The prediction has a mean pLDDT of 90. Large-subunit ribosomal RNA, domain VI from Parasphaerochaeta coccoides DSM 17374, 271 nucleotides, folded computationally. The RNAcentral record of the full RNA draws on Rfam. NCBI's taxonomy places the organism under Bacteria, Pseudomonadati, Spirochaetota, Spirochaetales, Parasphaerochaeta coccoides.
Context: one part of a larger RNA
RNA sequence: CGUUGGAUGUUUGAGAGGGCCUGCCUUCAGUACGAGAGGACCGAGGUGGACGGACCUCUGGUGUACCGGUUGUCGCGCCAGCGGCAUGCGCCGGGUAGCCACGUCCGGCAGGGAUAACCGCUGAAAGCAUCUAAGCGGGAAGCCUGCCUCAAGAUGAGACAUCCCGUCCCCCACGAGGGGACUGAAGGAACCAGGGAGACUACCUGGUCGAUAGGCCGGAGGUGUACGCAUGGCAACAUGUUCAGCCGACCGGUACUAAUCAGCCGUGAGG
Numbered sequence: 001c002g003u004u005g006g007a008u009g010u011u012u013g014a015g016a017g018g019g020c021c022u023g024c025c026u027u028c029a030g031u032a033c034g035a036g037a038g039g040a041c042c043g044a045g046g047u048g049g050a051c052g053g054a055c056c057u058c059u060g061g062u063g064u065a066c067c068g069g070u071u072g073u074c075g076c077g078c079c080a081g082c083g084g085c086a087u088g089c090g091c092c093g094g095g096u097a098g099c100c101a102c103g104u105c106c107g108g109c110a111g112g113g114a115u116a117a118c119c120g121c122u123g124a125a126a127g128c129a130u131c132u133a134a135g136c137g138g139g140a141a142g143c144c145u146g147c148c149u150c151a152a153g154a155u156g157a158g159a160c161a162u163c164c165c166g167u168c169c170c171c172c173a174c175g176a177g178g179g180g181a182c183u184g185a186a187g188g189a190a191c192c193a194g195g196g197a198g199a200c201u202a203c204c205u206g207g208u209c210g211a212u213a214g215g216c217c218g219g220a221g222g223u224g225u226a227c228g229c230a231u232g233g234c235a236a237c238a239u240g241u242u243c244a245g246c247c248g249a250c251c252g253g254u255a256c257u258a259a260u261c262a263g264c265c266g267u268g269a270g271g
Base pairs, nucleotide, nucleotide: 001153005164006163007162008161009160010159011158015150016149017148018147021049022048023047024046025045026044027043033038051107052106053105054104055103059101060100061099062098066094067093068092069091070090071086072085073084074083075082076081111145112144113143118138119137120136121135165270167181168180169179170178171177182268187265188264191207192206193205194204195203212258213257214256215254216253217252218251219250221247222246223245228241229240230239231238232237
């Protein structure tokens, strides 16, 4: 820009893409078959491998400053207590959310249709025979479906639901023409608070009729028992107070802070 008024939401599915794998065990059954040795079809059940998708309950990683320990040195006057630097975490032990796999769940089917080789029925030409010439069946991990994803620019531009707009004047080379007044809907955009959305954009949530983010409160969870003081010890330190203290992202609650107000686009019933 188009889709013949505009708008919001939900859809149909032409078409396109993805997927399509396979082992072993048990049973049927030591049955059919076979002198025996051996040993099934068909059907049923179970368990794996590789591959793929999703997810984070579990297991396990990461988790750059969440907690703790600790060396050297410097600083906060000193002690104590803290902080800086030592990798752009000093080193070390752990670790929430998120993101992950080594973790968990799920998938390939089944079913339907048309077929290949092949197997048939009926059956002439050719009194027989013949699956074929007319006609009719069966028959593959393959084909078309079935499953998943995208999808109406599918210009053949689809469908459904709902919402919105109902004023007047002038000019003309009269054409879906030109100009003016009033009006400005539904909805959208912009701006702002944000987001397991994201390079930007887009997408999604919220904007006081509000839980969108921060703060605060509670909870979960992680560290692992703070500082200070007391007691014991010459002291290092230990014990008590104290499962303390501190605490990113998680789950809730709460308008304390910030999402203010206004304005903008979009029109006037539709070849």